Order: sequence, then C1' cells, then structure tokens
RNA sequence: GCGGCGGUAGUUCAGUUGGUAGAACAUCUGCUUCCCAAGCAGAGGGUCGCCGGUUCGAGUCCGGUCCGCCGCU
Repeated sequence: GCGGCGGUAGUUCAGUUGGUAGAACAUCUGCUUCCCAAGCAGAGGGUCGCCGGUUCGAGUCCGGUCCGCCGCU
C1' cells in the first nucleotide's frame, strides 16, 4: 500500500427487505426478609466511532475518514 471483519447503553452483544433503537448483566426505587443474598415488579441510562451524501424516512444504502483484529504484497 491492498483486501476482509468489527466499532450500537456502564459491560457483553442483537437489530431480518430502510419505517418510533432492544436483550442480558450492572445501577437506582419498591415488594419480600430480623438483616444480607436470592426472587418478583418498575425506573433511569444511547446523537448507533466521526464527517458528508441519497431518501418523506438511515444503526441499515453510498463516499470519505479514524481506531482495533486478521490476511496479502
């Protein structure tokens, strides 16, 4: 230099053919308990790595760019 895969909640990850971003764990509140843990119910938390384009509408499609991993030269 070229190619492939990945970047989404605090963490690990899903997200189908473009149509209001989700799960688990964690955190907080309540119930339960003598207390803790466990269990049950609920809540908060995201500009989907960044910039632009297409579209009525983009996590998803297109271009550029940054970072990580793998391969090729």
This is a predicted structure of a 73-nucleotide RNA (transfer RNA) from a bacterium. Model confidence (mean pLDDT): 82 of 100.